[in-house]
Formats: sequence, C1' cells, structure tokens
RNA sequence: GACGGGUCACCGCCUAAUCGCGCCCGCGUCACCGCGGUCGCGUGCCGGGGACCCACAAGACCCUGGGGUGAAGCCGCAGCAGCACCGCGGCCGGGCGCGCUUCCCGCCCGAACCCGACAGCUAACCCGGUCGGCGGCCGAGGGAAGAAAG
Repeated sequence: GACGGGUCACCGCCUAAUCGCGCCCGCGUCACCGCGGUCGCGUGCCGGGGACCCACAAGACCCUGGGGUGAAGCCGCAGCAGCACCGCGGCCGGGCGCGCUUCCCGCCCGAACCCGACAGCUAACCCGGUCGGCGGCCGAGGGAAGAAAG
C1' cells in the first nucleotide's frame, strides 16, 4: 500500500417503522451520570374493521371461493394433458442519482406474508403495527504544477 473481515461513532438509503418518559435488570464505577436490554405509557407516522348517502343489486349459473398489507400487476408467446413455476416480449408500477419541478438519462426492484367462508365506500366508534434490510466510496469532465529517466 492492496484485498478481505470485525467493532464503535457519525452520515446516508429502502420501509409506516420516528422520538420521549417511567419501573426493573446489566455494564462503565462505589455515587452522580451515561450506555444497553425486557416491559409499560405516550408521541409522530402507518394499517384494518365500522352508518346515513352513494355504489352493488333482479333472474340464472358457479366454489374454479373471497379479502387484506405492499411498488411488487395485466396481456401475449413458448414449454406442459392442464395449472403453476420458469423463459421471452409488450404494457404498467416502485426506488436511488442528476435536477427548483416536470421530463430525459444512468443504475436497480416488481418480493413476501396475512385473514379464514368473511369485510364496497363510510362520520362517530373500535382494533392493531411502529419490524427488518443495506451503503459510506464510485464515476465523468476540465485545468494547473512538478520530479526522475532518456
């Protein structure tokens, strides 16, 4: 010096996933104080249920149910007996960077889970969540100065 890894602090990104207080426990160190953890209560943010009105509606058929969080969907082709996964293509959705904004451009993502026969919207009201995952150097352009060797 390079590569890889760990820890602490700080900065930044996705996400609703912030911040504060208190009892107790642990550590620093015996105290003040500080840090961390379980739990509890708030705060901001987020989600669900839930009237009038509106929407839906009759009849027949159907269980191949229906619904929610989230950007994470739709269509076509091929494969398959068929569906799904997977692959390709189109449309569409989301994030970051640049940027006052839009647009363009560049790099990425389009998962996963939950309810349990049941839910349209929805004031009052009611019930929940507040996790987790990453990065900290890379790329582009222009200009200046200077050393050594030949």